[in-house]
RNA sequence: AUAAACCUUCAGGGCAGGGUGAAAAUCCCGAUCGGCGGUAUAGCCCGCGACUCCUCGUGUAAACAUGGGGACUGAUCCGGUGAGACUCCGGGGCCGACAGUGACAGUCUGGAUGGAAGAAGGCUUGC
Numbered sequence: 001a002u003a004a005a006c007c008u009u010c011a012g013g014g015c016a017g018g019g020u021g022a023a024a025a026u027c028c029c030g031a032u033c034g035g036c037g038g039u040a041u042a043g044c045c046c047g048c049g050a051c052u053c054c055u056c057g058u059g060u061a062a063a064c065a066u067g068g069g070g071a072c073u074g075a076u077c078c079g080g081u082g083a084g085a086c087u088c089c090g091g092g093g094c095c096g097a098c099a100g101u102g103a104c105a106g107u108c109u110g111g112a113u114g115g116a117a118g119a120a121g122g123c124u125u126g127c
Stems, first nucleotide, its partner, number of pairs: 002126003006122005017029003031107002033096002035048004043094002052071008076092005098110003
């Protein structure tokens, strides 16, 4: 330096102030947030994770636990600089699972003290 097995740790942010109302952190004004890898530095380019749905197993008497496959998967333009940027700079715009709720939620509560893309490290073996 490199390949494989195993182990450990880490791995998501956000409605101030105001209006209406019996009631809203959910509506309206306004405020505010942006997971991971790639690439000229990216919420809206490519890919991935998560959520949701379908499906096939494994252990079990069952409850339940656990492994795999598939579907679905939001949103960006203009100008400038540059060799190169939908990523930087300036300006305008847009998007955001499910369930719950005195009233409709990216921001509250819950599944979640969960899972996970992935990041870092340890150890063993081979070359």
Molecule: FMN riboswitch aptamer (RFN element)
Organism: Nitrospirota bacterium